This is a predicted structure of a 365-nucleotide RNA (Bacterial RNase P class A) from a Pseudomonadota bacterium. Model confidence (mean pLDDT): 78 of 100.
[in-house]
RNA sequence: GGAGCAGGCCGGACAGCCGCCUGCAUCUCAAAGCAGGAGGAAAGUCCGGGCUCCACAGGGCAGGGUGCCGGGUAACGCCCGGGUCUGCGCAAGCGACGGAAAGUGCCACAGAAAACAAACCGCCGCAGAUGUGCGGUAAGGGUGAAAAGGUGGUGCAAGAGACCACCGCUGUUCUGGCAACAGAACAGGCACGGCAAACCCCACCCGGAGCAAGGCCAAAUAGGAAAGGCUUGCGGUUGCCCGCCGCGCUUAGCCUUUCGGGUAGGCCGCUUGAGCUCUGCAGUAAUGCAGAGUCUAGACAGAUGGCUGUCGCCCUGCUUGACAUGAGCGGGGAACAGAACCCGGCUUACAGGCCUGCUCCCUUC
Numbered sequence: 001g002g003a004g005c006a007g008g009c010c011g012g013a014c015a016g017c018c019g020c021c022u023g024c025a026u027c028u029c030a031a032a033g034c035a036g037g038a039g040g041a042a043a044g045u046c047c048g049g050g051c052u053c054c055a056c057a058g059g060g061c062a063g064g065g066u067g068c069c070g071g072g073u074a075a076c077g078c079c080c081g082g083g084u085c086u087g088c089g090c091a092a093g094c095g096a097c098g099g100a101a102a103g104u105g106c107c108a109c110a111g112a113a114a115a116c117a118a119a120c121c122g123c124c125g126c127a128g129a130u131g132u133g134c135g136g137u138a139a140g141g142g143u144g145a146a147a148a149g150g151u152g153g154u155g156c157a158a159g160a161g162a163c164c165a166c167c168g169c170u171g172u173u174c175u176g177g178c179a180a181c182a183g184a185a186c187a188g189g190c191a192c193g194g195c196a197a198a199c200c201c202c203a204c205c206c207g208g209a210g211c212a213a214g215g216c217c218a219a220a221u222a223g224g225a226a227a228g229g230c231u232u233g234c235g236g237u238u239g240c241c242c243g244c245c246g247c248g249c250u251u252a253g254c255c256u257u258u259c260g261g262g263u264a265g266g267c268c269g270c271u272u273g274a275g276c277u278c279u280g281c282a283g284u285a286a287u288g289c290a291g292a293g294u295c296u297a298g299a300c301a302g303a304u305g306g307c308u309g310u311c312g313c314c315c316u317g318c319u320u321g322a323c324a325u326g327a328g329c330g331g332g333g334a335a336c337a338g339a340a341c342c343c344g345g346c347u348u349a350c351a352g353g354c355c356u357g358c359u360c361c362c363u364u365c
Base pairs, nucleotide, nucleotide: 001361002360003359004358005357006356007355008354009353010352012311013310014309015308016307017306018305020037021036022035023034024033039336043347044346046345047344048343049342050341051210052209053208054207063206064205065204066203067202068082069081070080071079072078083097084096085095087094088093098201099200103199104198105195106194107193120141121140122137123136124135125134126133127132149167150166151165152164153163154162168190169188170187171186172185173184174183175182176181214268215267216266217265224259225258226257227256228255229254230253231252233247234246235245236244237243275294276293277292278291279290280289281288282287313333314332315331316330317329318328319327320326
């Protein structure tokens, strides 16, 4: 200098002008004033929790999820550390992860055969003049994503764990480790392919709905309930009318008052919280504990914006000094995206730029 791996960070700054939301603001009002006002992902709404209401004795079935081991956490499918791998990479590193000797099922095409053990070619034996037929054989060829442990030897008609050595595998025991697992010894010729994001088995976890949760106050109008008054009804008072008295609230209408449900509307929930910053201690780490400091958006059609100037950043043209690169004058560009109950994660998007550690290659000293 080049190529790469892992981890972390920034996401323009300042000033002026014009606006928007919230608070100060409690008692009429809130003009002016002062203070504050998006993100690393506020996003996707994919997991996990807090909070609220509903349901719920306990257990089981069904359904869903997770899946090597240990730890962290409020919890997780997240994070940290470790393990294994004839997975990828020269490497730094990255990736994958229960069970296929419980059972069922599937394995396209090709191929003889895709697993209740198979003979297409080849090899060998026998019969037969050749063709061919019968039998043996999984060493070789061929098919396929995948073919019945591998290499070498012995053996055999040819072969084959048929036998032997080593490697692999399985089982038992011992040792180390909390464990996954590793190592050693002994035994067994091997107990027989892949797929569980096919059903399934094993272990563990899971009640439902969501701030439009939920709670409080409460018009107008139309229903509901109660009380009172008037009209209407019946009887009496003298035959009739009015009036008066009594009964009945049985029916209907009107008026007044009160109560209740509930709508519009308003308020709470609403931002002080698994909060943020710094320091110390414990721990390999994730993280935990302690101390000090600090308050940092809360709208409800939804504020957080726009314009101008200067500086900074990136790309580029010209001139000049000069060939490390600097100076001057111009032109252009600056992403992804925007809170809505709140947190912890994951995933996805992102112009341009910075920092730390590590690997490989080239060159120079």
RNAcentral holds the sequence, with entries from ENA. The gene name in the source record is rnpB. The organism belongs to Pseudomonadota, within Bacteria. Its Rfam family is "Bacterial RNase P class A". About the family: Ribonuclease P (RNase P) is a ubiquitous endoribonuclease, found in archaea, bacteria and eukarya as well as chloroplasts and mitochondria. Rfam classes the family as a ribozyme.